[in-house]
Context: one part of a larger RNA
RNA sequence: GAACGUACGCUGGCGGCACGCCUAACACAUGCAAGUCGAACGAAGUAGCAAUACUUAGUGGCAGACGGGUGAGUAACAUGUAGGUAUCUACCCUUUGGCCUGGAAUAACACGAGGAAACUUGUGCUAAUACCAGAUAAGUCUUUACGGAGAAAGCUUUAUGCACCAUUGGAUGAGCCUGCACUUGAUUAGUUUGUUGGUGGGGUAAUGGCCUACCAAGACUUUGAUCAAUAGCUGAUUUGAGAGGAUGAUCAGCCACAUUGGGACUGAGACACGGCCCAAACUCCUACGGGAGGCAGCAGUGGGGAAUCUUGCACAAUGGAGGAAACUCUGAUGCAGCGAUGCCGCGUGAGUGAAGAAGGCCUUUGGGUUGUAAAGCUCUUUCGUCGGGGAAGAAAAUGACUGUACCCGAAUAAGAAGGUCCGGCUAACUUCGUGCCAGCAGCCGCGGUAAUACGAAGGGACCUAGCGUAGUUC
Repeated sequence: GAACGUACGCUGGCGGCACGCCUAACACAUGCAAGUCGAACGAAGUAGCAAUACUUAGUGGCAGACGGGUGAGUAACAUGUAGGUAUCUACCCUUUGGCCUGGAAUAACACGAGGAAACUUGUGCUAAUACCAGAUAAGUCUUUACGGAGAAAGCUUUAUGCACCAUUGGAUGAGCCUGCACUUGAUUAGUUUGUUGGUGGGGUAAUGGCCUACCAAGACUUUGAUCAAUAGCUGAUUUGAGAGGAUGAUCAGCCACAUUGGGACUGAGACACGGCCCAAACUCCUACGGGAGGCAGCAGUGGGGAAUCUUGCACAAUGGAGGAAACUCUGAUGCAGCGAUGCCGCGUGAGUGAAGAAGGCCUUUGGGUUGUAAAGCUCUUUCGUCGGGGAAGAAAAUGACUGUACCCGAAUAAGAAGGUCCGGCUAACUUCGUGCCAGCAGCCGCGGUAAUACGAAGGGACCUAGCGUAGUUC
């Protein structure tokens, strides 16, 4: 000198764009954040004379594996980069072929029972795109390649409709493997027994000690194994002429986690933040028998801390889920609010004005300085205020923002300047007070009776809606 997710002190007019718990991955009141489909299904209710229409708890389907948060763990094939393949991939596109015949249940519902509740349970009834059996099999899978195995679902507004089953290729996403790169410590030197390799078997979508039985005795290591400490990684950010150093907030990619630990279920995909089970700690309810919960989602509260915002509006746009659609949902997102936290821009007036006014300060008492500064005169109206008009963002309709941006008009210099410093480094000096006191100080050092260094005043220097201090990095 530059930079900062900054903080503190003094001060503070406006706008745009960004950014805003770095600490306790501490605990959380309250509300919202993932639903949707009646064109899969029965039923109940409402309206209606009826046809029918609408609503929904339940069965069923798809989605809750995305989106959003956090960085605890992790020194690792986690990440980055360059390759590989023994694999899977819902929805979407595409190829070929199909969608036949039956059956048994069950929720809802009705009537009961238990329980404080959460909820549980008995009997009976019923439907389906829920479940099961049979048939068929061009492709497909499997085998000893003879043979064997395996499917489907209908709905409606009747259409070139939407679904369903098998199958081909793709797209997308994912799994796995490998080379290289990847912090510090030797005051950590040896580590390892499923350990290293093989065979058989199991398991997986798939390779593999991934698991298991047997066999061999290997494998890693001073080119730093193991252990310990620290840490999410990267694109990037910052500094620097560069090389290099430091950092990894916001934004983007990947990973990991969801009170702590473990486990699987469902599913194309999870070992699943707002799913399930078990254990633990904590909190809450209880009729003491037993139950309920998980903000590292958005707001918000307590706590910690030098320190970090509203319990806002809207689905109008972009995107996502469901749906044939209308549409519904969406604290994603778009906006608004708060904060000088940062960057950028603008303003706080312009011209003229010497009696060099008054006042202040200094003075050698002549004067000097504040100072064209003020007043006065002339002018302008940015921003702000008031009044009027008023977009784009939206494709036919639909605008939260919002009567916003912007435009026009009106009034008045009117509503808008501070902070630090002035001994040297370092731009800027005098007087008074104080008297090694009170105090200052980044370093050198000032102060013990004329202090340009303390305190005040006048004057001055620098920066400016900021200025100074503290901290960190280069």
Molecule: small-subunit ribosomal RNA, 5' domain
Organism: uncultured Pelagibacteraceae bacterium